Predicted 3D model of a 77-nucleotide RNA (transfer RNA) from Methanobacterium sp. ERen5. It matches the Rfam family "tRNA". The family's RNA type in Rfam is transfer RNA.
[in-house]
RNA sequence: GGGCCCGUAGCUCAGUCUGGGAGAGCGCUCGGCUUUUAACCGAGUGGUCGCGGGUUCAAUUCCCGUCGGGCCCGCCA
Numbered sequence: 001g002g003g004c005c006c007g008u009a010g011c012u013c014a015g016u017c018u019g020g021g022a023g024a025g026c027g028c029u030c031g032g033c034u035u036u037u038a039a040c041c042g043a044g045u046g047g048u049c050g051c052g053g054g055u056u057c058a059a060u061u062c063c064c065g066u067c068g069g070g071c072c073c074g075c076c077a
Base pairs, nucleotide, nucleotide: 001073002072003071004070005069006068007067010026011025012024013023020057027045028044029043030042031041032040050066051065052064053063054062
């Protein structure tokens, strides 16, 4: 230098292919239950969908650029 994959809630991830409601588990808060804790049950809480731009009535999703991480290949030595 080239190619591919990944980036979504505090953590681990789904959703993207085929555009239209942003989600799950864990966590955290409150309540219930319990002698208490844990477990369990209920409710609540939580997002620039890495960033910028384009297309579109509408973009996490399509296109372009860019940043970060990973893998492979090439060049120099």